[in-house]
The RNA shown here (SAM riboswitch aptamer (S box leader)) has 94 nucleotides and comes from Prauserella muralis. The sequence was found by an Rfam model in a public genome assembly. The organism belongs to Prauserella, within Bacteria. Its mean pLDDT, the model's own confidence on a scale to 100, is 84.
RNA sequence: UAUCCAUCCCGAGCGACCGAGAGACCUGGCUCGUCGACGUCGCAGCAACCUCCCGCCGGAUGCGGGCAGGUGCUAACGCCAGGACCGAUGGAGG
Numbered sequence: 001u002a003u004c005c006a007u008c009c010c011g012a013g014c015g016a017c018c019g020a021g022a023g024a025c026c027u028g029g030c031u032c033g034u035c036g037a038c039g040u041c042g043c044a045g046c047a048a049c050c051u052c053c054c055g056c057c058g059g060a061u062g063c064g065g066g067c068a069g070g071u072g073c074u075a076a077c078g079c080c081a082g083g084a085c086c087g088a089u090g091g092a093g094g
Base pairs, nucleotide, nucleotide: 001094003092004091005090006089007088008087013043014042015041016040017039021032022031023030025083026082027081028080029079044074045073046072049070050069051068052066053065054064055063056062078086
C1' cells in the first nucleotide's frame, strides 16, 4: 500500500502537561472550548475484530462464555444534511 470482507444510533473518564482552536475533507448548520477544549503522557475503564482458553454441537471455518496477549475505542448516530476516487477501525492479502 492495490484489492477484498466486516463494523461504525450499545458501552466506557480521571489526573498531569500544553495553550486555541476542535468535531477527517468541502458547503451549510449545530455542538465542544481560557470554568482550558483538541492534542500528548500516565492510570483506569469499555468492547470482543484477531490470537488464546473453556463449553455446546445437528459438523459449519457454527454457536455461547472468558478477557491473558495484539489492536481499537472511552461528547453528541462517522454530531446532522448534501457532496466526494468519502473516511475510520479490525481482519485478510501479493